Description: Predicted 3D model of a 341-nucleotide part of an RNA (large-subunit ribosomal RNA, domain IV) from a Gemmataceae bacterium. Model confidence (mean pLDDT): 89 of 100. The RNAcentral record of the full RNA draws on ENA.
[in-house]
Context: one part of a larger RNA
RNA sequence: CGCUCGUGAAGGAACUCGGCAAAUUAACCCCGUAACUUCGGGAAAAGGGGUGCCACUUGGGGUGUCAAAGCCCUGGGUGGCCGCAGUGAAAAGGGAGUAGCGACUGUUUACUAAAAACACAGGACUCUGCGAACUCGUAAGAGGAUGUAUAGAGUCUGACGCGUGCCCGGUGCCGGUAGGUUAAGGAAGAGGGUUAGCCGCAAGGCGAAGCUCGCAACCGAAGCCCCGGUAAACGGCGGCCGUAACUAUGACGGUCCUAAGGUAGCGAAGUUCCUUGUCGGGUAAGUUCCGACCUGCAUGAAUCGCGUAACGACUGCUCCACUGUCUCCACGAGCGACUCG
Numbered sequence: 001c002g003c004u005c006g007u008g009a010a011g012g013a014a015c016u017c018g019g020c021a022a023a024u025u026a027a028c029c030c031c032g033u034a035a036c037u038u039c040g041g042g043a044a045a046a047g048g049g050g051u052g053c054c055a056c057u058u059g060g061g062g063u064g065u066c067a068a069a070g071c072c073c074u075g076g077g078u079g080g081c082c083g084c085a086g087u088g089a090a091a092a093g094g095g096a097g098u099a100g101c102g103a104c105u106g107u108u109u110a111c112u113a114a115a116a117a118c119a120c121a122g123g124a125c126u127c128u129g130c131g132a133a134c135u136c137g138u139a140a141g142a143g144g145a146u147g148u149a150u151a152g153a154g155u156c157u158g159a160c161g162c163g164u165g166c167c168c169g170g171u172g173c174c175g176g177u178a179g180g181u182u183a184a185g186g187a188a189g190a191g192g193g194u195u196a197g198c199c200g201c202a203a204g205g206c207g208a209a210g211c212u213c214g215c216a217a218c219c220g221a222a223g224c225c226c227c228g229g230u231a232a233a234c235g236g237c238g239g240c241c242g243u244a245a246c247u248a249u250g251a252c253g254g255u256c257c258u259a260a261g262g263u264a265g266c267g268a269a270g271u272u273c274c275u276u277g278u279c280g281g282g283u284a285a286g287u288u289c290c291g292a293c294c295u296g297c298a299u300g301a302a303u304c305g306c307g308u309a310a311c312g313a314c315u316g317c318u319c320c321a322c323u324g325u326c327u328c329c330a331c332g333a334g335c336g337a338c339u340c341g
Stems, first nucleotide, its partner, number of pairs: 001336008010327002014325001019322001027051005036041001038159001052081012082086001094320007101312002106118002122157007134143003160307004165237003170234002172230005179225003185219002189215001191213004197206003238256005265299001266296001277293005
C1' cells in the first nucleotide's frame, strides 16, 4: 500500500451524475393506521407499546379415570429477582410525499442494456363456406383440424374509464364495366425469294402453282386508363391583410390556395429551437422538480388522445430516520504485498 471485515469524537449527504456503498429497520403479540380507490385494496401504511427469570393465583383445551391425580398444550392476574442490554447469539421490511412511463403477474439482448422494449387479457379491421383461407413441400402429402364463422388466419391497438373529429386528391385494397389501350393466337390483303412456262439473237425481262420470308387491316382476355367505394387502410389535416370609443387583443370581415385545412383533449412535454421562456411553489441560494400560462421551432386522437386505484430490482424531484458518502481521516482484525528464511 491492496483486499475483506470491525469501531469511531463533533457534524449528518456538506459526498456524488445519483445517498452509489454502508448504516438504519427487522421476529412474534397488542394498540393504532391517511389521501385515494376499480370497494378488492391502499396496510406490515404511518406511528406507538410489550417480550427474560422466579413465586403465587385464576381460566381454557388434550390425555387419562368411576372420579381424580399426574403429564402435555395454551391464556389472564398479582408480587418479586438480575443485567447496560431479556426476539440478550444467528437469521428477519428503512419509511413517507410527489411526478413521468407502462394497467397488472410475466418475457428479453446465454457473455456490457431487464427497461417506458416484448408479451398480455380487452378493442378493431381484413381474409376464410371447408378438398376453407393461410403455411410447409417440385409433387404426393401434411399442418390448419379429427376444428367449421361464438371457428381459423393476418394486421394494428393494448386492463379499466371518457373518447376516437375532418380529408378518398395521391398510394393501396374492394366493386364496376360502356368506351380507350393491349399479348399469345387467328387472319383479309399486299409485298419479297425461288421457277415450270412465256418473250428475247443475246444480255436479260415477265412470271402461275407450290414451297418459303418477313409485313399486316381486322378479331383477341386480364391488367392499365376510366367510373365509384373505403382511413381502428398507407397517409394528410394552410397562408396573407384588415377590424371593437385608451392601449392591447380580435368574436367579425376580405382574399389566395387545398383532397381537407388539427375537433375534443393535452401542452416549454421522454415532444420547446430561441430557453435557465414567464409567473407561482419548494431552498439561505433550484439549468433539475411540482403547479400554472400558451408564443405547440416541430402535440393530438387504435403509428391511438386524455385520465386512472393497484403493481414496478424502471426514471425525475422532495422529506424523515440513519449513517466514515463526506468535513477528514484514525485505530483495530484477518489475508496479501514487504523483510528474513